[in-house]
Predicted 3D model of a 361-nucleotide RNA (Bacterial RNase P class A).
């Protein structure tokens, strides 16, 4: 110097004119003055968790949904931190939908003899049988062994070496894989080490067992307040069924239903902004975070404000050129009840840490 790997900021400044919203003051109460204040880091996507409101309220089963290694964190969560264990990367670091296949059910197309079973090419002449010889021998794979070696295939009696055997096989050994058991280390997933004996694949991001964990619904929640009309018409149906109570069923309350026609009301005001808030010194924790002190208030619209013009400047990219000129661009995109997350988009620019190469002392 180059190429990466975490992680963090910032994402426009100035000036003039003119125009918006809301609070606070003040008065000539006027589209008045004066003051302070006004879109985000995701404000988005609506994917998880809550706070608030409502469904009257107790029990109790079942349903449907969610999570799925360990430990912390946190109001919580499917989020964060740390650790293990798998797997990728040289390497800093990255990913993981990570409980269980020995409950059971169903899947694994084609291909291949066979895919919870298996003998197609093959291979064996020990054993029993045929043939042949005098005899030793030879030959046959008929009856039997076999599954190491071929082909099929994502996967074929657990892998790879030696040995052994008529060939052959964990049949033996060694090393590894998996199971099960001892000791040690750890708070735990899990690690080391030793002993046994040799178990038939994958996938549960199919259904399904196992733990734990869950009542809906949602600010267009939900109160209030004014106003206005037709407590209108008709049919059936019946004293207990049934109907309503915000998965669903008992339980409980509670109340006549059900269908058809037609009428009024869409105005105001509250929730609506002080929070599990931000920011910043100190302890304590590896760390996410907590604790104490100490400082700040920071939009609150409702057809829905914070913009338009102008001019100079940062900053990036091009030409031409020497220290300036010209032209072009400056990202993603706009609260609507609040917050913790996550996940998507984002020109440039700036910082910190760490890995690999190379060069120089």
């Nucleotide at each position: 110097c180059a190429a990466g790997c975490a992680g963090a900021g910032u994402g426009g400044g100035c000036a003039g004119c003119c125009g918006c919203c809301g609070c606070g003051a003040c008065c000539u109460a006027g589209c008045g003055u004066c003051g302070g204040g006004g879109a985000g880091g995701a404000a988005a996507g609506u994917c998880c968790g809550a706070g608030c409101u409502c469904c009257g309220u107790c029990g109790g089963a079942c349903g449907g949904g969610g999570u799925g290694c360990c430990g912390g964190g946190u109001a919580a969560c499917u989020c964060c931190c740390g650790g293990g264990a798998g797997g990728g990367g040289c390497g800093a670091c990255c990913c993981u939908a990570c409980g269980g296949a020995a409950a059971g059910u169903g899947c694994a197309a084609c291909a291949g003899a066979a895919a919870c079973a298996u003998a197609c090419c093959g291979c064996c002449a020990a054993c029993g049988g045929c043939c042949u010889g005098c005899a030793a021998g030879g030959g046959u794979a008929c009856g039997g062994g076999u599954a190491a070696g071929g082909g099929u295939g994502a996967a074929a009696u657990g892998g790879c070496g030696a040995g052994g055997u008529a060939a052959g096989a964990g049949c033996u050994c060694a090393c590894c894989g998996g199971c099960g058991g001892g000791c040690g280390g750890g708070a735990a997933a899990c690690c080391g080490u030793c002993c046994g004996g040799c178990c038939g694949u994958g996938a549960a991001a199919a259904c399904c067992c196992c733990a734990c964990c869950u009542g809906g619904a949602g600010c267009a929640a939900g109160g209030c307040c004014a106003a206005a009309u037709a407590g209108g018409g008709g049919a059936a149906c019946u004293u207990a069924a049934g109907g309503c109570g915000c998965g669903u069923c008992c339980g409980c309350g509670u109340u006549g239903u059900u269908c058809c026609c037609g009428g009024g009301u869409u105005g105001g005001c509250c929730g609506c902004u002080u929070g599990a808030g931000c920011c910043u010194g100190c302890c304590g924790g590896u760390a996410a975070c907590g604790g104490c002190g100490g400082g700040c208030c920071u939009a609150g619209a409702u057809a829905g404000a914070u913009g338009g013009c102008u001019g100079c400047c940062g900053c990036c990219c091009u030409u031409c050129a020497u220290u300036g000129a010209a032209g072009g661009g400056u990202a993603c995109a706009g609260a609507a009840c609040u917050c913790g997350g996550c996940u998507u988009a984002u020109a440039g620019c700036u910082c910190u840490g760490c890995u690999u190469g190379g060069u120089a002392a």